[in-house]
This is a predicted structure of a 72-nucleotide RNA (transfer RNA) from Candidatus Amesbacteria bacterium RBG_19FT_COMBO_48_16.

RNA sequence: GGGCACUUAGCUCAGCAGUAGAGCGCUUCGUUGACAUCGAAGAGGUCAGGGGUGCGAAACCCUUAGUGCCCA
Numbered sequence: 001g002g003g004c005a006c007u008u009a010g011c012u013c014a015g016c017a018g019u020a021g022a023g024c025g026c027u028u029c030g031u032u033g034a035c036a037u038c039g040a041a042g043a044g045g046u047c048a049g050g051g052g053u054g055c056g057a058a059a060c061c062c063u064u065a066g067u068g069c070c071c072a
Stems, first nucleotide, its partner, number of pairs: 001071007010024004018055001026042005048064005
């Protein structure tokens, strides 16, 4: 330099163009003599940045950046 894949909550990842979710973690409450387990409730997101298409974009198109793999 060329090609491909990925980028969504603190972590690991889902997500038919139509209200952004799960597990784990975190906070509070219940349970216990206490801890753990278990149960209930809650907080937490610029969907990597910018632009476009469209009534509507995390998703489709263009572009930039980052990470990984392959080729040279």
The prediction has a mean pLDDT of 83. RNAcentral holds the sequence, with entries from ENA. Rfam family: tRNA. From the family's description: Transfer RNA (tRNA) molecules are approximately 80 nucleotides in length. By type it is a transfer RNA.